[in-house]
Predicted 3D model of a 72-nucleotide RNA (transfer RNA) from a bacterium. The prediction has a mean pLDDT of 80. It matches the Rfam family "tRNA". Rfam's curators write: Transfer RNA (tRNA) molecules are approximately 80 nucleotides in length. The family's RNA type in Rfam is transfer RNA. Rfam links the family to the GO term triplet codon-amino acid adaptor activity. It was read from a public genome assembly.
RNA sequence: GCCCUCAUAGUUCAAUGGAUAGAACACGGGCCUUCUAAGCCUGGGAUAGAGGUUCGACUCCUCUUGAGGGCG
Numbered sequence: 001g002c003c004c005u006c007a008u009a010g011u012u013c014a015a016u017g018g019a020u021a022g023a024a025c026a027c028g029g030g031c032c033u034u035c036u037a038a039g040c041c042u043g044g045g046a047u048a049g050a051g052g053u054u055c056g057a058c059u060c061c062u063c064u065u066g067a068g069g070g071c072g
Base pairs, nucleotide, nucleotide: 001071002070003069004068005067006066007065010025011024012023013022018055027043028042029041030040031039048064049063050062051061052060
């Protein structure tokens, strides 16, 4: 230098182009308990950035950023 894959919540992962983006763990509040842990209920929290296509984009296209891999 060229090519490929990936980027979603604090973490690990879901989500055929049709929507209120969901789960587990973690975190906050409550119940229970003498207290803690466990258990139960409940709450907040995310699509790497910028454009484009589309009636509609996490999903498709382009560029950029970052991570991993292959070739030279």